[in-house]
Molecule: c-di-GMP-I riboswitch aptamer
Organism: Desulfuromonadales bacterium
Formats: sequence, structure tokens, C1' cells
RNA sequence: CUCCGAUAAAGGCAAACCCGAAGAGAUUCGGGGACGCAAAGCUACGGGUCCACAUUAUCAAGAGAGCCGGGCCGCCGAA
Repeated sequence: CUCCGAUAAAGGCAAACCCGAAGAGAUUCGGGGACGCAAAGCUACGGGUCCACAUUAUCAAGAGAGCCGGGCCGCCGAA
């Protein structure tokens, strides 16, 4: 340095649900709360998913990184 990831240490994030706010909606933000997470840090690039107009399909715009890959960056160090 790379792979790897412990019943290690320090620190971190926060599902469902509840309350408040925004939105047409998916969903987002704040507070509470912890199912989990070694990238559950960042990024819509590829695939997939969700959403109203709008009824079936498709498309634009939108949502989503806690669906799978790619890219960028990063804490600790037992085997």
C1' cells in the first nucleotide's frame, strides 16, 4: 500500500412508527425514536424502482444513493 473486517477502541449514520412543516404525488425537512449499517459518506453515469397531469401503454419533468453496479473521497487495525 492492497485485500479483508474483530463480541477491539474512539467517533458516526438512523428503518418502522409518532408529532410538526412543505408538496399534486412519489417524497423531503425538523423533533422524538432505533431496525439495522464499515462507507447507511458524496455522486442519478448504467440497469431497475416510485410519482401526478391521466384511463391502458409510452414519454418529458420529478423522487430515490438504506435496490444492484460504476465513479470520487474517507475513520480504526486484531486475524